[in-house]
Context: one part of a larger RNA
RNA sequence: CUGGGUGUAAAGGGAGCGUAGGCGGCAUAGCAAGUCUGAUGUGAAAGCCCGGGGCUCAACCCCGGGAUUGCAUUGGAAACUGUUAAGCUAGAGUGUCGGAGAGGUAAGUGGAAUUCCUAGUGUAGCGGUGAAAUGCGUAGAUAUUAGGAGGAACACCAGUGGCGAAGGCGGCUUACUGGACGUAACUGACGCUGAGGCUCGAAAGCGUGGGGAGCAAACAGGAUUAGAUACCCGUGUAGUCCACGCUGUAAACUAUGGAUGCUAGGUGUUCGGUACAAUCUCUGAGUGCCGCAGCUAACGCGUUAAGCAUCCCACCUGGGAAGUACGGCCGCAAGGCUAAAACUC
Numbered sequence: 001c002u003g004g005g006u007g008u009a010a011a012g013g014g015a016g017c018g019u020a021g022g023c024g025g026c027a028u029a030g031c032a033a034g035u036c037u038g039a040u041g042u043g044a045a046a047g048c049c050c051g052g053g054g055c056u057c058a059a060c061c062c063c064g065g066g067a068u069u070g071c072a073u074u075g076g077a078a079a080c081u082g083u084u085a086a087g088c089u090a091g092a093g094u095g096u097c098g099g100a101g102a103g104g105u106a107a108g109u110g111g112a113a114u115u116c117c118u119a120g121u122g123u124a125g126c127g128g129u130g131a132a133a134u135g136c137g138u139a140g141a142u143a144u145u146a147g148g149a150g151g152a153a154c155a156c157c158a159g160u161g162g163c164g165a166a167g168g169c170g171g172c173u174u175a176c177u178g179g180a181c182g183u184a185a186c187u188g189a190c191g192c193u194g195a196g197g198c199u200c201g202a203a204a205g206c207g208u209g210g211g212g213a214g215c216a217a218a219c220a221g222g223a224u225u226a227g228a229u230a231c232c233c234g235u236g237u238a239g240u241c242c243a244c245g246c247u248g249u250a251a252a253c254u255a256u257g258g259a260u261g262c263u264a265g266g267u268g269u270u271c272g273g274u275a276c277a278a279u280c281u282c283u284g285a286g287u288g289c290c291g292c293a294g295c296u297a298a299c300g301c302g303u304u305a306a307g308c309a310u311c312c313c314a315c316c317u318g319g320g321a322a323g324u325a326c327g328g329c330c331g332c333a334a335g336g337c338u339a340a341a342a343c344u345c
Base pairs, nucleotide, nucleotide: 003317004316005315006314007299008298012313014200015199016198017197021193022192023191025088026087028085029084030083031082033081034080035077036076037075038074039073040072041071042070048066049065050064051063052062053061054060091190092187093186094185095183098181103177104176105175106174107173108172109171110154115149116148117147118146119145120144121143125136126135162169163168205246206245207244208243209242210241214240215239221233222232257312258311259310260309261308262307265290266289267288268287269286270285271284272283273282294301295300318345319344320343327338328337329336330335
């Protein structure tokens, strides 16, 4: 390389958009590049295969035929691929209609709670733990009442509920805005995938400037302990929050790439359609559980496939060394991406 694979054994890119490329619906006519077929030329000889012959046999040698799967020229075929022309509507898209939704961005706003401040009542404790101590408190704490400040998060509703490509999204209101679903008027294959590329991308971290209630790496204190650089307790700074910029990684997980078609059902649930209305039934798009066939090493998967097929991309090829070194690219840095070998088992 081929082959075989990628839920858990090595292996699906974190996710999307999209370039080149690869692949591509139904039907008609033409062309004949691929494809098929005939002929001609060529495909040196030797070698190879088959038949025959010569050395006593064989090796070896000679003769004839075949093969040389190829290339070129030329005559034809038109199913498939391709291409050209003119069509179709089942894929795809546009329009329209309306309901659902923590989809996104921005602005505004609400109540509970914690903390702090001020004032009142009130007095010796409070707090914390397995037990304590550090800590707070007669300069009046804890508790309780009233008023104020400020920041962050939104109890109940809340649900194997919803939305989003993924990351993710949850008080309420408004503005702007994306997508899916439903309908079938329009376009007429406009599609699928997608190397590079571009964009998005939790938390932590970084830069500049704000903010800082609670929580809390680090640091220091009290305990525990043989020790305790921990678990427990009292403090507490970065950070957590906001704006702008960077970083680009996660068990970024469904450890399961995307698209299309096909292959028993049962039972929940969300949102639509059908009907004057409700339930049921039917039907569509999601989201769960169980399960037939089938698959699987087993576990399990099972119309949301890990079944049966087609197309495209990514990735794997014994363990360690190592996702490391070196080089390159990116980054302010931290580091990221790409990515070995010696050696060893």